[in-house]
Description
RNAcentral holds the sequence, with entries from ENA. Bacterial RNase P class A from a Lysobacterales bacterium, 369 nucleotides, folded computationally. The organism belongs to Lysobacterales, within Bacteria.
RNA sequence: GGAGUCGGCCGGGCAAUCGCUCCGUUGCGGCAUUAGCCGGGACGGGGAGGAAAGUCCGGGCUCCGAAGGGCAGGGUGCCAGGUAACGCCUGGGGGGCGCGAGCCUACGGAAAGUGCAACAGAAAAUAUACCGCCCGGUUGUAAAAGGCCUGGUAAGGGUGAAAUGGUGCGGUAAGAGCGCACCGCGCAGGUGGCAACACUCUGCGGCUAGGUAAACCCCACCCGGAGCAAGACCAAAUAGGAAAGCAAUGCCGUGGCCCGCGGCGCUUUCGGGUAGGUCGCACGAGGUCGGUGGCGACACUGGCCCCAGAUGAAUGAUUGCCACGGGGUUCGCCCCGUACAGAACCCGGCUUACAGGCCGACUCCCUCU
Numbered sequence: 001g002g003a004g005u006c007g008g009c010c011g012g013g014c015a016a017u018c019g020c021u022c023c024g025u026u027g028c029g030g031c032a033u034u035a036g037c038c039g040g041g042a043c044g045g046g047g048a049g050g051a052a053a054g055u056c057c058g059g060g061c062u063c064c065g066a067a068g069g070g071c072a073g074g075g076u077g078c079c080a081g082g083u084a085a086c087g088c089c090u091g092g093g094g095g096g097c098g099c100g101a102g103c104c105u106a107c108g109g110a111a112a113g114u115g116c117a118a119c120a121g122a123a124a125a126u127a128u129a130c131c132g133c134c135c136g137g138u139u140g141u142a143a144a145a146g147g148c149c150u151g152g153u154a155a156g157g158g159u160g161a162a163a164u165g166g167u168g169c170g171g172u173a174a175g176a177g178c179g180c181a182c183c184g185c186g187c188a189g190g191u192g193g194c195a196a197c198a199c200u201c202u203g204c205g206g207c208u209a210g211g212u213a214a215a216c217c218c219c220a221c222c223c224g225g226a227g228c229a230a231g232a233c234c235a236a237a238u239a240g241g242a243a244a245g246c247a248a249u250g251c252c253g254u255g256g257c258c259c260g261c262g263g264c265g266c267u268u269u270c271g272g273g274u275a276g277g278u279c280g281c282a283c284g285a286g287g288u289c290g291g292u293g294g295c296g297a298c299a300c301u302g303g304c305c306c307c308a309g310a311u312g313a314a315u316g317a318u319u320g321c322c323a324c325g326g327g328g329u330u331c332g333c334c335c336c337g338u339a340c341a342g343a344a345c346c347c348g349g350c351u352u353a354c355a356g357g358c359c360g361a362c363u364c365c366c367u368c369u
Base pairs, nucleotide, nucleotide: 001365002364003363004362005361006360007359008358009357010356012322013321014320015319016318017317018316020047021046022045023044024043025042026041028039029038030037031036049340053351054350056349057348058347059346060345061227062226063225064224073223074222075221076220077219078092079091080090081089082088093107094105095104096103097102108218109217113216114215115212116211130157131156132153133152134151136149137148138147139146165183166182167181168180169179170178184207185205186204187203188202189201190199191198192197231279232278233277234276241270242269243268244267245266246265250264251263252262253261254260286305287304288303289302290301291300292299293298323338324337325336326335327334328333
């Protein structure tokens, strides 16, 4: 100098003016007996994000429910740890990719059972043989070659994503773990490790048991449901209801008539709960600066801080200077633009979007000293 890997951070800045919303303090006006309510000021303070997004996981909180067990259903799936919890995070193991820094990985079980495998191929899972090779028989011939038949074989060829361990030597009619050596595989033991697992360790087994479980399934573990429009309170109106009082002893029904029984009125209160309002709702698994323990995720601890709370829904607009990007230029400057996006009960994650910029650690290549 070039090419790359990983991690962290910012995400327009400053000033002025005018507004919006919330909180605190304090006046003013109106209503009200008070408590208080309404309106409008002054001063001070706060006012979007790293993803507020997707709503994909997990939890807090609230209600239903008594929620113990089982079935069904769903989810997770190497090991250890962290956490309120997780499908998240950290560390480690196995496998794959990269020269490397590093990156990716649903990675339990296929000797419980069932299913599946297009095309090609003899055969796709416990059987088979298309070409080939070989013994024998027969035919043929001077002898062969060749043809036919019964067997043997799986070395060689051929098909396929995948074909029943690989290489070599022996062996054989030809062959074959048929025998042997090495490699591979499986099982048992030993050693190291909490474990996953590893081993240049030891023994046994000629190899039996092909693939596929984000196919059914089996195994282990986890999960009650609905969600802040949860839910609680105040409460105009209205339906139906309860109690007390008042009035006429009236009307209607039952009945032939009387008594009786039932219904019908008004007022007040209770209750009810709609509109509306208040709470939930901003002090929290909180932030920040240190210390201690831990490889780390994180835990413990000390100081400091209070940091949006709207509900037709605020968080904005204008001006000036600067920054960055693009265009023009008479080199004085001029014009345009500012990523993705935007709270709605809260928090921990994951995923996705993102103009531009800053910092740190590391790897490989080239050159110079």
A source record names the gene rnpB.